Predicted 3D model of a 97-nucleotide RNA (THF (Tetrahydrofolate) riboswitch aptamer) from Holdemania filiformis DSM 12042. RNAcentral holds the sequence, with entries from Rfam and Ribocentre. The same sequence occurs in records of 2 taxa. Rfam family: THF (Tetrahydrofolate) riboswitch aptamer. The literature on the family includes a 2010 paper in Chem Biol by Ames et al., "A eubacterial riboswitch class that senses the coenzyme tetrahydrofolate". Its mean pLDDT, the model's own confidence on a scale to 100, is 77. Of the family's consensus pairs, 81% are formed in the model. The organism belongs to Holdemania filiformis, within Bacteria.

RNA sequence: AACAGAGUAGGUUCCUGCGCGUUAAGUGCUUUCUGAACGGGGAGUUGUCAGAAGGACGAAAAGGUUUCUUGCGGUGCAGGUUCCGCAUCCCGCUGAC
Numbered sequence: 001a002a003c004a005g006a007g008u009a010g011g012u013u014c015c016u017g018c019g020c021g022u023u024a025a026g027u028g029c030u031u032u033c034u035g036a037a038c039g040g041g042g043a044g045u046u047g048u049c050a051g052a053a054g055g056a057c058g059a060a061a062a063g064g065u066u067u068c069u070u071g072c073g074g075u076g077c078a079g080g081u082u083c084c085g086c087a088u089c090c091c092g093c094u095g096a097c
Stems, first nucleotide, its partner, number of pairs: 003095003010084002014080006020073003029055008040091004061070003
């Protein structure tokens, strides 16, 4: 020098627990603005995430009978779990030659 590899944030599958909604919030889609994070170090996007203000769409209740049960919601949080995984650039680390 060339080759191979490890590792993050985060996303995702399923399970458990505790909640919320079912009087429709939330989830999903979208516009604008603001902010944040992005392997060990540096840089970093038209990508990612979060917040605020808008827009379009839109739902599963039943039993019991006084607040409880069973459901439902691309529902919230926490723990476990499956798979994926630095947009990209430079350097570094490990392996063998």